Transfer RNA from Candidatus Kuenenbacteria bacterium HGW-Kuenenbacteria-1, 73 nucleotides, folded computationally.
[in-house]
């Protein structure tokens, strides 16, 4: 320098162009206990890496860029 391959919540993931982006863990609140775990019940929290681009309509397709992981040189 080339080429693959990830980027979606605090972590770890799902999400095959179409309603309000989806789950566990955590986190907060209540019940429940003589206290705390533990069940149980709600709730908060993501401009989907950044910009541009097709499209009626983009987490999704496609270009530049950024990062991290592999591999050639």
């Nucleotide at each position: 320098g080339c080429g693959g391959u990830u980027g979606u919540a605090g972590c770890u993931u799902a999400g095959c162009g179409g309603u309000u982006a989806a789950a566990g863990c955590g986190c907060c609140u209540g019940c429940c206990u003589g206290u705390c775990a533990c069940g149980c019940a709600g709730g908060a929290g993501a401009u989907c890496g950044a910009g541009g681009g097709u499209u009626c309509a983009a987490u999704u397709c496609c270009c530049u860029c950024c990062a991290g992981c592999c591999g050639c040189g």

Annotation:
It matches the Rfam family "tRNA". It is annotated as a transfer RNA.